A computed fold for a 350-nucleotide part of an RNA from Theonella swinhoei, annotated as small-subunit ribosomal RNA, central domain. Its Rfam family is "Bacterial small subunit ribosomal RNA". Its mean pLDDT, the model's own confidence on a scale to 100, is 87.

Context: one part of a larger RNA
RNA sequence: CUGGGCGUAAAGGGCGUGUAGGCGGGAUGGUCAGCUAGAGGUGAAAUCCCGGGGCUCAACCCCGGAAAGUCUUUUAGAACUGCCGUUCUUGAGUUGGUCAGAGGUUAGCGGAAUUCCUGGUGUAGCGGUGAAAUGCGUAGAUAUCAGGAGGAACACCGGUGGCGAAAGCGGCUAACUGGGACCAAUCUGACGCUGAGGCGCGAAAGCGUGGGGAGCAAACAGGAUUAGAUACCCUGGUAGUCCACGCUGUAAACGAUGGAUACUAGAUGUCUGGGGAUUCGAUCCCCUGGGUGUCGCAGCUAACGCAUUAAGUAUCCCGCCUGGGGAGUACGGUCGCAAGACUAAAACUC
Numbered sequence: 001c002u003g004g005g006c007g008u009a010a011a012g013g014g015c016g017u018g019u020a021g022g023c024g025g026g027a028u029g030g031u032c033a034g035c036u037a038g039a040g041g042u043g044a045a046a047u048c049c050c051g052g053g054g055c056u057c058a059a060c061c062c063c064g065g066a067a068a069g070u071c072u073u074u075u076a077g078a079a080c081u082g083c084c085g086u087u088c089u090u091g092a093g094u095u096g097g098u099c100a101g102a103g104g105u106u107a108g109c110g111g112a113a114u115u116c117c118u119g120g121u122g123u124a125g126c127g128g129u130g131a132a133a134u135g136c137g138u139a140g141a142u143a144u145c146a147g148g149a150g151g152a153a154c155a156c157c158g159g160u161g162g163c164g165a166a167a168g169c170g171g172c173u174a175a176c177u178g179g180g181a182c183c184a185a186u187c188u189g190a191c192g193c194u195g196a197g198g199c200g201c202g203a204a205a206g207c208g209u210g211g212g213g214a215g216c217a218a219a220c221a222g223g224a225u226u227a228g229a230u231a232c233c234c235u236g237g238u239a240g241u242c243c244a245c246g247c248u249g250u251a252a253a254c255g256a257u258g259g260a261u262a263c264u265a266g267a268u269g270u271c272u273g274g275g276g277a278u279u280c281g282a283u284c285c286c287c288u289g290g291g292u293g294u295c296g297c298a299g300c301u302a303a304c305g306c307a308u309u310a311a312g313u314a315u316c317c318c319g320c321c322u323g324g325g326g327a328g329u330a331c332g333g334u335c336g337c338a339a340g341a342c343u344a345a346a347a348c349u350c
Base pairs, nucleotide, nucleotide: 003322004321005320006319007304008303012318014201015200016199017198021194022193023192025088026087027086028085029084030083031082033081034080035077036076037075038074039073040072041071042069049065050064051063052062053061054060091191092188093187095184096183097182098181099180103177104176105175106174107173108172109171110154115149116148117147118146119145120144121143125136126135162169163168206247207246208245209244210243211242215241216240220236221235222234223233258317259316260315261314262313263312266295267294268293269292270291271290272289273288274287275286276285299306300305323350324349325348332343333342334341335340
């Protein structure tokens, strides 16, 4: 390379957007580049292969044939692909109406709780644990009442509920704003799918500058435990956690399952649309979309399991794998303030 693969054995890029490229719906006319067929030319000889022959055999040699090209010229064909026209509406979008939602950003507001401060009541303990001690407290703690300050997070509702591409999103209100679903069918008329590079987003921790700092809490200190205890438990406690701006760019970034389209038994729960029937209305029932779960047939699978939300049956495009260790390391390069990230070997060894 070919092949075979990627839920758990090695292997799906963390997620999107999109460039090149690859692939691409129905009808019709043309063209003949691809394609198919015929004919011509050429592809030196030797070598290789096949048949035959000559040296006593063989090597070697000779004769004939075959083979060798994405070759070229020409004639013809027109189904398929391409290309050039015309056209269609089912893919895609657009328009009108309706709907759900912790989707995003900004500002304001609210109550519960913790802590601290001030004052009142009140007195000897509180706290903590397996048991204790460190710690706090007669300079009046803990408890309790009133007032105040400040920061962070939003109990119940809350739900294999919802929304988002993923990361993720949860008190209330307002402003701005993204996406989606359904019903109708106004318009465009294949405008589509995927996507190497590129660009953007990207939990936590971490970094820079400036704020903020209630609680929690790496590091650190002390008390315990223990043979030891650089831990688990306890008392404290600084970065950090919060905000603004900038950087980092990684995770078991997981459904360990890339995206798109079509097809292939069903049953049942739930969320959210539309229609019907019934009703005063709600509820319940039936049909039909879109999500999200559970079970299950065919089929698939090494098994576990998956099973219309496929890991089934197919097509298109991208990413990735190729024994274990060495190693996601070294070197080089790019990026970064740094930490480091990305790209990525070999010797050697089993």